The prediction has a mean pLDDT of 83. The RNA shown here (transfer RNA) has 75 nucleotides and comes from a marine sediment metagenome. Rfam family: tRNA. Rfam links the family to the GO term triplet codon-amino acid adaptor activity.
C1' cells in the first nucleotide's frame, strides 16, 4: 500500500441484510424489601442517541462516501 471483518450504556451483546412502534436484553451499579447481619432472591431506578463527519430520504443504529480505531490476510 491492497482485501475482508468488527465498532451500539461500565462490560458482553440483540436490532443492520429488508429504513418507520419509545434503541432492547443480561451482568455490573444505586436505592428499597427480605435477614440478627451478609450473600442469594425479589422490586424500583439512573446510565447509550448507535466510533466521527458528510450525503441520500418525509424519516437513518440500519443505505452511500470519506476518515478514525481495532483484528485477520496479502504484498
Nucleotide at each position: 500500500g491492497g482485501g475482508c471483518g468488527c465498532g451500539u450504556g461500565g462490560c458482553u451483546u440483540a436490532g443492520c441484510c429488508u429504513g418507520g412502534u419509545u434503541a432492547g436484553a443480561g451482568c455490573a451499579c444505586a436505592c428499597g424489601a427480605c435477614u440478627g447481619a451478609u450473600a442469594a432472591u425479589c422490586g424500583u431506578g439512573g446510565g447509550g442517541u448507535c466510533g466521527g463527519c458528510g450525503g441520500u430520504u418525509c424519516a437513518a443504529a440500519u443505505c452511500c462516501g470519506c476518515c478514525c480505531g481495532u483484528g485477520c490476510c496479502c504484498a